[in-house]
Molecule: Bacterial RNase P class A
Organism: Clostridia bacterium
RNA sequence: UAAGUCAGCCAGACGGUCGCAUCGAAAGAUGAGGAAAGUCCGAGCACCGCAGGGCAAGGCGGCAGGUAACUCCUGCUGAAGGCGACUUCAAGGAAAGUGCAACAGAAAAGUACCGCGAAGCGUGAGCUUCGCAAGGGUGAAAAGGCGCGGUAAGAGCGCACCGGCAGUUCGGCGACGAAAUUGGCCGUGUAAACCCCGCCCGGUGCAAGAAAAAAGAGCCAAUGGACGGCCCGUCCGGCUCCUCAAUCGCUUGAACGCAUAGGCGACUAUGCGUCUAGACAGAUGACCGUUUAAUACAGAACUCGGCUUACAGACUGGCUUAGCAU
Numbered sequence: 001u002a003a004g005u006c007a008g009c010c011a012g013a014c015g016g017u018c019g020c021a022u023c024g025a026a027a028g029a030u031g032a033g034g035a036a037a038g039u040c041c042g043a044g045c046a047c048c049g050c051a052g053g054g055c056a057a058g059g060c061g062g063c064a065g066g067u068a069a070c071u072c073c074u075g076c077u078g079a080a081g082g083c084g085a086c087u088u089c090a091a092g093g094a095a096a097g098u099g100c101a102a103c104a105g106a107a108a109a110g111u112a113c114c115g116c117g118a119a120g121c122g123u124g125a126g127c128u129u130c131g132c133a134a135g136g137g138u139g140a141a142a143a144g145g146c147g148c149g150g151u152a153a154g155a156g157c158g159c160a161c162c163g164g165c166a167g168u169u170c171g172g173c174g175a176c177g178a179a180a181u182u183g184g185c186c187g188u189g190u191a192a193a194c195c196c197c198g199c200c201c202g203g204u205g206c207a208a209g210a211a212a213a214a215a216g217a218g219c220c221a222a223u224g225g226a227c228g229g230c231c232c233g234u235c236c237g238g239c240u241c242c243u244c245a246a247u248c249g250c251u252u253g254a255a256c257g258c259a260u261a262g263g264c265g266a267c268u269a270u271g272c273g274u275c276u277a278g279a280c281a282g283a284u285g286a287c288c289g290u291u292u293a294a295u296a297c298a299g300a301a302c303u304c305g306g307c308u309u310a311c312a313g314a315c316u317g318g319c320u321u322a323g324c325a326u
Stems, first nucleotide, its partner, number of pairs: 001322008010313001012291007020031004033297001037308002040306005045205004058200004062076005077091001078089004092196002097194002099190003113136002115132007144162002147159003163186002165183004169178003209248002216241005224236004255274008
């Protein structure tokens, strides 16, 4: 310098005029996002349901951590891709059972079309029976590979090497790894096909709901009801339902920022500091000037933690590969 790869950051600023919402007596203060979005997961909170256990349905699936929790995040392991930085993975079980494997092929799981061999028959071409699975052909995939021995022909049938699997040993918390060692154990693929194994899971969502008051309807009847663990006590008719308006829920929260400490990291602890929209006919806008440009995707409605998707323009850093220069 070029090509690539992984991250981070901003999401206009300043000034002026007018307007809106909340708070405030007033002056004035504050007023959308990195995704507020999709509503896909996990929680808080609220009400309903629920003795306990089980089934069904659904979800998840390497290991160790993080977290309030998660299907999220971090680190690691394994597999696949890349020269590499790095990226991707729904990553339990195919020896419990079932299904499926187009076309081709004899056969898609214990197979035999051609073939090799033995015996019998036949003058002969050949036929029948049995053995075999080395070679040929088909296919995405064909019964570990390859060589030597062996045999009637053959075959892990035996042996060497290579690959896989299982055991032992060693290492690792573990997934797992090993150039160590033993065993011929060599049993197709497919489970985002049924299924099996393990783990998780009650429902509805702030239009949830709470408490109080007024009006109305229905039911019950003073030996009643409410408050309360119980007694005393106090108060009062009680219970259910419907509608309208107001109040609460409603924004201080597993919050944010900085520093220190611990950790590879996700994250955690401690200290200090900050208050940062809260409507319900629903605010957060418009115009002008300066800045090269300010343009994208998009706008809160109970609140958090994630994931996913959309996105103009600009900036910064780490690493990799190749070339050149010193």